[in-house]
């Protein structure tokens, strides 16, 4: 100097005038203070919280799927293992089981999971014969060769054989509820045994998780109208009540099992208070522990918020960028002006997606110079 | 805000258990008719909303986006 890789961050600032929403102060005019994001977005996961009867067990259904860890939890994250890509830095992976069973594998092909179309080999019969063989038919062997296909009986080589075949051997590949060593483990290394096509983002099996609905959830203060007056029997009683059985009702997929028996239904306001916005799985700085995700301790800070509705407009100046131009290559001058994606609504942790322009850190490979 | 459904030809819809995407109407051409309509015959027309993945193979299975539509209002 070139080509890459992994991250982190910003995504305008100051002033003036007018205005909007929350809170506080003030009798009032008004004053003070706070007021969008890294994704507030999509609503794809997970939780807090609330109700469903006071929420137990099983089945069904749904979800997840290498190991260990982080966490309130997760399908997220971290570290590793294995596999793919890259010379490398690094990166990508829904990555359990096809040797439990079932299904499917179109077309082509003989055959898609138990099969012989051509070919090869053997036997028998018939024919021809230059007596070496050869043609046809039948039976059998053969998955090495041809051809079909996305996929064809583990691949290559040597041996072996009538021809062949993991039939044997060497190397390689794959599998194993086998053994040893290392590792918490996934797994690795070495040995032993074996060779069974693919598909589980097909049913399924295994392991683990999981009740449903959602803040328009729900809780608390009104008025009017309508229903209902608290099931039956029996036993005990300290006369307050309690137990058992039946009946009725209920438990938001079903069953077991359980609960209740007096509690409600409709209408009325463009809708009061809370949930709900000031204490939180909060932010930030420092220390310690950890490879890391993260954890612990201490200091400091309080940080939008509703009715579904606020968070803006104009002006001036300046950074950054862009364009033009001068240059002694350090820089100077002029013009342009806000310019990406987007916008809170119950709150958090993630994921995914969108994003003009700009800044910084570390690492790899190649070339050149010292 | 929260929850749910849906997207296949110009329009309305099928498409099962993954194996070359179909029907009706519309359009175009022809026949019939003096002509038109109706009828009959033939025919055109598809990035299956987009992208990626699984598979030999995807409208169909899985994931992520995009568009359209629907429901839910606390009231003691």
């Nucleotide at each position: 100097g070139g080509a890459g890789g992994a991250c982190g961050c910003c995504g305008g600032g100051u002033c003036g005038u007018c205005g909007c929403g929350g809170c506080g102060c003030g009798c009032g005019a008004g004053c003070g203070u706070c007021g969008a994001g890294g994704a507030a977005c999509g609503u794809c996961c997970g939780g807090g919280c609330u109700c469903c009867a006071u929420c137990g067990g099983g089945c069904a259904g749904g979800g997840u799927g290498c190991a260990g860890g982080a966490u309130a939890a997760c399908g997220u994250c971290c570290u590793g293992u294995c596999g793919g890509g890259g010379c490398a830095a690094c990166u990508c992976g829904a990555a359990g089981g096809a040797a439990a069973g079932u299904g499917c594998c179109a077309c082509a092909g003989a055959a898609a999971c138990a099969u012989a179309c051509c070919g090869c080999c053997g036997a028998u019969g018939c024919g021809c014969u230059u007596c070496g063989g050869u043609g046809c038919a039948u039976c059998g062997g053969u998955a090495a060769g041809g051809g079909u296909g996305a996929a064809a009986u583990c691949g290559u080589g040597c041996g072996g054989u009538a021809a062949g075949a993991g039939c044997g051997c060497a190397c390689g590949g794959c599998g194993c509820u086998c053994c040893g060593c290392g590792g918490u483990g996934a797994c690795g290394c070495g040995g032993g045994c074996g060779c069974g096509g693919g598909u589980a983002a097909a049913c399924c099996c295994c392991a683990c998780c999981u009740g449903g609905a959602g803040c328009a959830a729900g809780a608390c203060c009104g008025c009017u109208c309508g229903a209902c007056u608290c099931g039956u029997g029996u036993c005990c009683u300290u006369c307050g009540g309690g137990g058992c059985a039946c009946u009725c009702g209920c438990c938001g997929g079903c069953c077991c099992g359980g609960c209740g028996a007096a509690a409600c239904g409709a209408g009325c306001a463009a809708c009061g208070u809370c949930g709900c916005a000031a204490c939180g799985a909060g932010g930030u700085c420092g220390g310690c522990c950890g490879u890391g995700a993260g954890g612990c301790c201490g200091g400091c800070c309080c940080c939008a918020g509703a009715g579904a509705g606020a968070u803006g407009a104009c002006g001036a100046c300046c950074a950054c960028g862009g364009c033009c131009u001068c240059u002694u290559c350090g820089g100077g001058g002029g013009c342009u002006u806000u310019g990406a994606c987007a916008g809170a609504a119950u709150c958090c942790g993630g994921c995914g997606u969108a994003c003009a322009g700009g800044c910084g850190u570390c690492c790899u490979c190649c070339g050149c110079g010292c | 805000g929260c929850g749910c459904c849906u997207g296949u030809a110009g329009c309305u819809c099928a498409g099962u258990c993954g194996g070359u995407a179909g029907a009706g109407c519309a359009g175009c051409g022809g026949a019939c008719u003096u002509u038109u309509a109706a009828u009959c015959c033939g025919u055109u027309g598809g990035u299956c909303g987009a992208g990626g993945g699984u598979u030999c193979g995807a409208g169909u299975c899985c994931c992520u986006c995009c568009g359209g539509g629907c429901g839910c209002a606390c009231c003691a």